């Protein structure tokens, strides 16, 4: 891009066009072929005329209805595509093998006679369709005769040709005819005028030429299937005969065995063919409707008649089916003509007009027929034109939709305000298409005696229109009647808003929907086309995706497992000939239409009409000779052959050795032996294993040994003979292209299998036992059959591989090995250099998609074979072929999937590797896990038991503190602009009392009116009370989000930039060698730098040292209960600023490094200790109840007050502390040493009470000054003496304090009795490497009050680390991968269920075809013909005879019967596998 199209949604109007693609099903009505009186006999109706019985008769004419003899005509034209794979089409040739009415020319003639018939008339069958008999009659209907060559045939003969022919002469047989009509009267005869005749014109006979048309025969071209491989018997030819217009097995009789086929016969299966249409850039691909040219049918099948032509659509004769009519005895049809119905279908027009044009058919013609044909109607079914209006118009109206509320967009678009006037409508005009015919007027021409006439020319007038009063034209009045569909995620042009919520739907492909859908439904906007738009279908094209143009086969699909060769492609050099093949002109043809090109003609355009080109083809016929063939003559390098050599597990056969193993048989000899990760089945006291010696059998052949060699492969290994093949190297000779490939075809062809028959020693499927395991039909282990070896015979496959078909040529090198050759050198093996042939490894140009191949190419060519075209289904069904079975070979389709797949890249992963970390293991110390209580969580409960947090990284977490408050949660009671905050506008100023009430509040009452001031009820207002715009949500979404935060992980990683390299994803750098606590650092490097990360700066500690000296300190001095005071600042100590630690010195190792070990100085030593600091990301990880924010939700309520419960509930799990089971301890006494915080709504001394909690009461102190404050564990003495205890301290009782509006639910503490449970804690699991564990007290925030939690803060103070096997986690490097949501991956098979579509299957039914047979309608040939028999012959006549018809048989055959196969199909109980879920 197209279309004979079909739906959906729509819908004004013209012009061309097209219109049953399905049931070649059936078919009601009407039409589609008839003309002709100038062929002929008859002649109804109508009208002339007489006659008159006024409706008969008779004359004459004239029409030609009806019908009938006869010519033409009906084979054209229409129409349909069943059939056909074939000379059926298409093209070029061929008829010297033909035939041709009707037309045209040309030549010649039409003379003479018969005899029937049809209408018609009588009769008379039959329902009708139709007939039968008898009688009349006519002809351009039928017959007989003359004539007759240029016709046909026979015979002889000439010339040209040649495959059978063609023009010619001779000579002999054969062998036509019809008139009609019109005029004339010169000749003839009646003598008006006719006839004879004479003209004209038609017709007619016969022969020639021509034109149409049509037979037939040939090359060469166009479907498919080899899972059709063979096929034929009248089949191939001859000869005779027959038949045809015509050649022919086209028939027939004999005679021969041939024809045909891998260049595809035979069979099946589809299918009319072209010209041309659609797409392609072309080659090509699909197609064959409308228009032309062929064929071919005409209800099915057969047949044949007439005719020039037919085996005839609207003709016959037979059978068949099927519909009609019937008086049941019979008859009648045949829309694949136009119209129309029905049926089928997704689908396809009016029973219309007309013969005016064009065409046909018949007449002499007028003129009839003409459903051809022209025309209109239906249908947007297609093309092609037009119009649904144009200009101006901004307040950017209203309204709609969006919005960040500013505004934007529909939008100059309405409207308003000026035009026009196509279409449609109204009216009025109005064509071409028409040119003839026929009459007619003039005037020539011809025949003719003729100015008549008739034929003919031209000219005048008249007549003929279905479209149709159409097209056009012209006026009127009106913007008035006339715009839809499809899309807007990408592809691919258009974008937002609502609904909706993995629904509901959308999808061509990828996909879209799971509460923020530009994808799905609606509005809004645009986009894209327009009377169309879209959707399905259907072909071509993109697709180079069958590739000739113009592809491939190591890993993607793809070399057959290997050779021998047959057709076949292909084929060295030289000349020479030839002209098939090439090339070139020329000629014919290649139909119109169509496409192209130029003109034209409808307003333009589709359309239409003129010319041109083009048509790549075929055919005939010149010429050229490079190249290809082909002949013929030569040549040697291709190939092969002689002849010397030497390598070789190349093949087959015999024979033969020796190690080992195993079993016998003897002998020593004892108790194991064997086998495994570890056993154990096994074997051994009946004496094994171990040893020695002999024996027996079979099977393999160490070392040599090699990347080595030999073969086509497949394979070949001790050693000797014999037989045998092939390659390679030397030189020389000969032959002279003898050559590569190879479709079938035939050979060989590992292991396993089969069969026959031996043979068995070790091994060993099956199997049998042990063992492993959840299980173990496995993997080990004991044993053991087939096998495995041989001889003969099958199967014929492999990851039969170099996943690389043979074969020749070119194309850089290196470095090895192995045969044989030359140099060189040697006495002689080596060694060097070189040539030929294998055979391996590197590698450079090239090639490849990449790996990687590279003179053994996957390079660059060139011959030939074979083989592939998305995965699966499947190498499978069936069909054939092989096979003794196993199978093995050739090989689909249904169905389904959007992919399978290579190569290489980055991650990640691994019970893969290699290097290194970490309280990660190991070595240690305490601990949890058992009890009792604290506390958190789950669970369960309940009106609530608010809410988050859930492996590590949720559970003493949010919460640094729920008795009220918090509080969100539950119940009752209230309120609704509100608990809170802006704005609006009006009353307008504070207090205080009473009553109800759980209380928030409610209701009533009593006082009184702010501040400026310009004096105007003007301004401005706290706070309250109204309107409303709004507040208010710890309601939902952490998967819409920001901030924070956690986690790997304080792990050593994470990127860039420019540059290299690679098609690219990407890689380098960041790998490597070494070092580090570290991608620290150094040395190498196609890489050079640079970033965030590491360490460094920062803060607390350890030493020192300046400064400073209070409220800190006190060595000296004096003083005191006491640094209490004077005095001092030297100490500590505070807090500021400094110093110092850098591998900075030394020696060792190291690569001369970097860095590490070891050592000296140092308070400290290799980052001193510790804190802060968290890199690119990952966990949709937490969190919407901190806070902030989009979207939803709720608004007399999910908001908000307020009382009381609840968050504290308890069969029961779990985490995370406390406190403890005791003597390294409890208990009394007694006595010593911190740090680091807090303190005014505060900390609180001294004193007094009280056993105590506390309380009275208050000096100091906003604090290096006073207070909390006492540190405790420690020491020093006393007691207890292994007990459920002088342990342990739960639970309960009973007073009591003290916080506080209020301790019941639900506080902390005290005194006094009470005194559980435990006596060191199963599997597990946890922290910790030094001032660390362990243990000890003591501050701090929150806070009224409430701390076993958390945050700090000192005291006392260890053990241990050999090491990186091993468990976790983490870094780098590499390697594998079928994984990428990334091994918590990915995924494979059975089972169960569901549906799909296919194979097999006892059958069983159709259809279709073979073969033999049995039947035989109709018709045709030729037989026969007793029955009939106008014409011709004899014959006076009868009558015969010829010739024909009936009617009979014969051949042949449709239908139709039965018998037997084959081949497609459908079905089919079961039943197989496969596919999708």
């Nucleotide at each position: 891009a197209a279309c004979g199209a079909a739906c959906g949604c729509u819908g004004g109007c013209g012009g061309c066009g097209u219109g049953c693609u399905u049931a070649a099903c059936a078919c009601a009505u009407g039409c589609a072929a008839g003309u002709c009186g100038u062929a002929c006999g008859u002649g109804a109706u109508u009208g002339g005329a007489a006659g008159c019985u006024u409706g008969c008769u008779u004359c004459a004419a004239g029409u030609a209805a009806a019908a009938g003899u006869g010519g033409c005509g009906c084979a054209c034209g229409g129409g349909u595509g069943a059939g056909u794979a074939a000379c059926a089409c298409g093209u070029a040739g061929a008829u010297a093998a033909u035939c041709u009415a009707c037309c045209u020319u040309c030549a010649a003639g039409c003379c003479u006679g018969g005899g029937a018939u049809a209408a018609c008339u009588a009769u008379u069958c039959g329902a009708a369709a139709g007939g039968a008999u008898a009688g009349c009659u006519a002809a351009u209907a039928c017959c007989g005769g003359a004539u007759g060559a240029a016709g046909u045939u026979g015979u002889c003969u000439g010339g040209c040709a040649u495959a059978a022919g063609u023009u010619g002469g001779a000579u002999a047989a054969u062998g036509a005819a019809a008139g009609a009509u019109u005029g004339c009267c010169u000749c003839u005869u009646c003598u008006u005028g006719a006839a004879a005749g004479c003209a004209a014109u038609u017709g007619u006979u016969u022969g020639g030429a021509g034109a149409u048309g049509a037979g037939u025969c040939u090359g060469c071209g166009g479907a498919c299937c080899a899972u059709u491989a063979g096929u034929u018997u009248g089949u191939u030819g001859g000869u005779g005969g027959g038949g045809u217009a015509a050649a022919g097995g086209c028939c027939u009789a004999c005679c021969a065995a041939g024809a045909c086929u891998g260049c595809g016969a035979u069979g099946g299966u589809u299918a009319g063919c072209u010209g041309g249409u659609c797409u392609g850039a072309g080659a090509g691909g699909a197609u064959g409707a409308u228009c032309a040219g062929c064929c071919a049918c005409a209800c099915u099948g057969g047949a044949a008649c007439u005719g020039g032509a037919a085996c005839a659509c609207g003709g016959u004769c037979c059978a068949g089916a099927c519909u009609c009519c019937u008086a049941c005895g019979g008859g009648a049809g045949g829309c694949a003509g136009c119209a129309g119905u029905g049926a089928g279908g997704a689908a396809u027009u009016u029973u219309g007009c007309g013969c005016a044009a064009u065409g046909g058919g018949g007449g002499a013609a007028a003129c009839c027929c003409u459903g051809a044909c022209g025309c209109a109607g239906c249908a947007a079914c297609g093309c092609c034109g037009c119009g649904u209006g144009a200009g101006u118009g901004a307040a950017g109206a209203a309204g709609g939709c969006c919005c960040u509320u500013g505004g934007g967009u529909c939008g100059u678009a309405a409207a308003g305000c000026u035009c026009u006037g196509u279409c449609a409508g109204u009216g009025g005009g109005g064509a071409a298409g028409a040119a003839g015919u026929c009459a007619u007027u003039u005037a020539g021409u011809g025949u003719u005696a003729a100015u008549a006439g008739c034929a003919u020319u031209a000219u005048u007038u008249g007549u003929u229109g279905a479209c149709g009063g159409u097209a056009c034209c012209c006026a009127c009045a009106a913007a008035g009647g006339a715009a839809g569909c499809a899309c807007c995620g990408g592809c691919u042009a258009a974008c937002u808003c609502c609904g909706u919520g993995c629904c509901a739907g959308c999808a061509g492909c990828c996909g879209c929907g799971g509460u923020a859908a530009u994808a799905c439904g609606g509005g809004g906007g645009g986009u894209g086309c327009a009377a169309g738009c879209g959707u399905u279908g259907u072909u071509c094209g993109g697709a180079u995706u069958u590739a000739u143009u113009g592809g491939g086969c190591g890993u993607a699909a793809a070399g057959c497992g290997c050779g021998u060769g047959u057709a076949g492609g292909c084929g060295g050099u030289u000349g020479u000939c030839u002209a098939a093949g090439u090339c070139u002109g020329a000629u014919g043809u290649g139909a119109a239409a169509g496409c192209c090109c130029g003109g034209g003609g409808c307003u333009c355009a589709a359309c239409c009409c003129c010319g041109g080109a083009a048509g790549u083809g075929c055919a005939u016929u010149g010429g050229a000779a490079a190249c290809u063939g082909g002949g013929c003559a030569a040549c040697u390098u291709g190939a092969a052959u002689a002849c010397g050599g030497g390598a070789u597990a190349g093949g087959g056969a015999a024979g033969u050795g020796g190690a080992a193993u195993u079993u016998c048989g003897a002998g020593u000899g004892u108790a194991g032996g064997g086998g495994u990760g570890a056993a154990a089945u096994c074997c051994g006291u009946a004496g094994a294993u171990a040893u020695u010696c002999g024996a027996a059998g079979g099977a393999a052949c160490a070392c040599c040994a090699g990347a080595g060699g030999c073969g086509a492969a497949g394979g070949c290994g001790g050693c000797u003979u014999c037989c045998u093949g092939g390659a390679c190297c030397g030189a020389u000779a000969u032959u002279g292209a003898c050559g590569c490939u190879g479709a079938g075809a035939c050979g060989c062809g590992a292991a396993a299998g089969c069969g026959u028959g031996g043979g068995g020693a070790g091994c060993a499927a099956a199997c049998a036992g042990g063992a492993u395991u959840a299980g173990a039909u496995a993997c080990c282990c004991u044993g053991g059959u087939a096998g495995u070896c041989c001889a003969c015979g099958c199967c014929g496959u492999a990851a039969a591989c170099g996943a690389u078909g043979a074969g020749a040529a070119c194309u850089a090198g290196g470095u090895g090995u192995u045969g044989c050759g030359g140099g060189u050198a040697u006495c002689g093996a080596c060694c060097c250099c070189u040539g030929c042939a294998g055979u391996g490894c590197c590698g450079c140009a090239g090639c490849u998609a990449a790996c990687g191949c590279a003179u053994u190419a996957a390079g660059u060519u060139c011959u030939c074979c074979g083989c592939c075209u998305g995965g699966g289904g499947a190498g499978u069904a069936c069909g054939g072929u092989c096979g003794c079975a196993a199978g093995a070979u050739u090989a689909a389709a249904a169905c389904u999937c959007a992919a399978a797949g290579g190569a290489a890249u980055u991650g990640a992963c691994g019970g893969g590797g290699g290097c290194c970390c970490g309280c990660a293991c190991a070595a240690g110390c305490g601990g949890u896990g058992g009890a009792g209580u604290a506390u958190g969580u789950g669970g369960u409960u309940u009106a609530a038991u608010u809410c988050g947090a859930u492996g590590c990284a949720a559970c003493g977490c949010g919460a640094a503190g729920a008795a009220c408050c918090u509080u969100a949660c539950c119940u009752g009671g209230g309120u609704u602009u509100g608990a809170c905050a802006u704005c609006u506008u009006c009353g307008g100023a504070c207090a205080u009392c009473a009553u109800g009430g759980a209380a928030a509040c409610a209701u009533g009452g009593u006082a009184g009116u702010c501040a400026g001031u310009u004096u105007g009820g003007c301004u401005g207002g706290a706070u309250c009370g109204g309107u409303g715009a709004c507040a208010g949500g710890u309601g939902c979404u952490g998967c819409a989000u920001g901030g924070c935060u956690g986690u790997c992980g304080u792990c050593a990683g994470c990127u860039c930039g420019u540059g290299u390299c690679g098609u690219g994803a990407g890689a380098u750098g960041u790998u490597g060698g070494g070092u580090u606590a570290a991608g620290u650092c150094c040395c190498g490097c196609a890489a050079c730098g640079a970033g965030c990360g590491c360490a460094a700066c920062c803060c607390c500690u350890a030493u020192c040292c300046u400064u400073a000296g209070u409220u800190g300190c006190c060595a000296u001095c004096a003083u005191u209960u006491a640094g209490u005071u004077g005095g001092g600042c030297a100490c500590u100590c505070u807090a500021a600023g400094g110093a110092g630690a850098c591998u900075g010195c030394c020696g060792g190792u190291g690569u001369c490094a970097a860095a590490c070990c070891g050592g000296a100085g140092g308070a400290a030593g290799g980052u001193g200790g510790g804190g802060a600091u968290g890199a690119c990301g990952u966990c949709a990880a937490g969190u919407c109840c901190u806070c902030a924010u989009g979207g939803c939700c709720c608004u007399u309520a999910u908001g908000u007050c307020c009382a009381g419960g609840g968050c504290u509930a308890c069969a029961c799990a779990c985490g995370u502390g406390c406190u403890a089971c005791a003597a390294u301890g409890g208990c009394c006494g007694g006595u010593a040493c911190a740090a680091a915080g807090g303190g005014c709504a505060g900390c609180a001394a001294u004193a007094c009470c009280g056993c105590g909690a506390g309380g009275u009461g208050g000096a100091g102190c906003g604090a290096a000054u006073c207070c909390c404050a006492a540190a405790a564990a420690g020491c020093c003495g006393g007691u207890c003496u292994c007990a459920g205890u002088u342990c342990g301290g739960a639970u309960u009782g009973g007073a009591g304090u003290c916080u506080g509006c209020a301790a019941c639910u639900c506080g902390a503490c005290u005194c006094c009795a009470u005194g559980a449970a435990g006596u060191u804690g199963g599997a597990a699991u946890c922290g910790c490497u030094a001032g660390u564990a362990a243990u000890c007290g003591c501050g701090u925030a929150u806070c009224a009050g409430c701390a076993u939690g958390a945050c700090g803060c000192g005291g006392u103070g260890a053990a241990u680390a050999c090491g990186u096997u091993c468990c976790c986690g983490g870094g780098c490097c590499u390697u594998g991968u079928a994984c990428a949501c990334a091994c918590c991956g990915c995924c494979c098979g059975u089972c169960a269920c569901a549906c799909c579509a296919c194979g097999g299957g006892a059958g069983u039914c159709u259809g279709u075809u073979g073969u033999a047979c049995c039947g035989g309608a109709a018709a045709a040939c030729g037989g026969u013909g007793g029955g009939c028999u106008a014409a011709c012959c004899u014959g006076c006549a009868a009558a015969g005879g010829a010739c024909g018809c009936a009617g009979c048989g014969u051949c042949c055959u449709a239908a139709g019967g039965a018998a037997u196969g084959g081949c497609c199909g459908g079905u089919g109980a079961c039943u197989g596998g496969g596919g999708u879920g």
A computed fold for a 1477-nucleotide RNA from an uncultured prokaryote, annotated as small-subunit ribosomal RNA.